[in-house]
Parts: sequence; structure tokens; C1' cells
RNA sequence: GGGCAGGUGCCCGAGUGGCCAAAGGGAACGGACUGUAACUCCGUCGGCUUUAGCCUUCAGUGGUUCGAAUCCACUCCUGCCCA
Repeated sequence: GGGCAGGUGCCCGAGUGGCCAAAGGGAACGGACUGUAACUCCGUCGGCUUUAGCCUUCAGUGGUUCGAAUCCACUCCUGCCCA
């Protein structure tokens, strides 16, 4: 330099244009249980909040669309293969 596959919440990871603040697991926090702890179970787990909603977010910048984590272009980064 060329080709291919990827980048999603604190971590891993699923995600078919609308039913997505986005499954599931872990961690963390609160609670139940326990003599204590662990295990197990329940709840919470972006921000604000009147709990109905609003705002922001899926590497970055643009674009397409009524609507984008998802499609397109370029850039950045990672892995593999070729040279």
C1' cells in the first nucleotide's frame, strides 16, 4: 500500500430503518436472607423530572430519510490476510 472483519452504557455483548436509553451477562449500588461474609433472590443501574414526559447518547464529521446504533461518503482506531 491492497483486501476482509470490526468499534454499542463502567466491562463483555445482542441489536432486521420506526415497537430503542438499546436484549442478555458481569461489575457497582440498595434491599431480603445469613451469627458475619459468601451463595441465592428482588430492585436500581445516561441526565433532568411534576414519574407523565423532556433532553442527550452507539469511534468522529457530513449526508440520505418523516424517522438512523442500523443505510451512504470520508476520516480515526483495532484485528486478520496479501504484498
Source information: Predicted 3D model of an 83-nucleotide RNA (transfer RNA) from a Planctomycetota bacterium. Its mean pLDDT, the model's own confidence on a scale to 100, is 82. Lineage of the source: Bacteria > Pseudomonadati > Planctomycetota.